[in-house]
RNA sequence: GCGGUAGUGGCGAAAUUGGCAGACGCGCACGCUUGAGGGGCGUGUGGGGCAACCCGUGCAGGUUCAAGUCCUGUCUACCGCA
Repeated sequence: GCGGUAGUGGCGAAAUUGGCAGACGCGCACGCUUGAGGGGCGUGUGGGGCAACCCGUGCAGGUUCAAGUCCUGUCUACCGCA
């Protein structure tokens, strides 16, 4: 240099025929239980905002009524070729 695969909340990971983003698990917060801790159970948990709403799938564009998913460029990691 060329080709391939991957990048999604705090972490692991789903959602691929383009149709509610974050299911499920871990962690965390609060509560109940306990003498206390652990464990168990319940509720909540992407960001901003008082709210209505707005933003969010590595980054920047494009196509589309609609994009994590398709297209172009680019960054990073890994694999292969030279």

This is a predicted structure of an 82-nucleotide RNA (transfer RNA) from a Planctomycetaceae bacterium.
RNAcentral records the identical sequence in 3 taxa.
The coordinates come from a structure-prediction model, not an experiment, and the mean pLDDT is 80.
Its Rfam family is "tRNA". Rfam classes the family as a transfer RNA.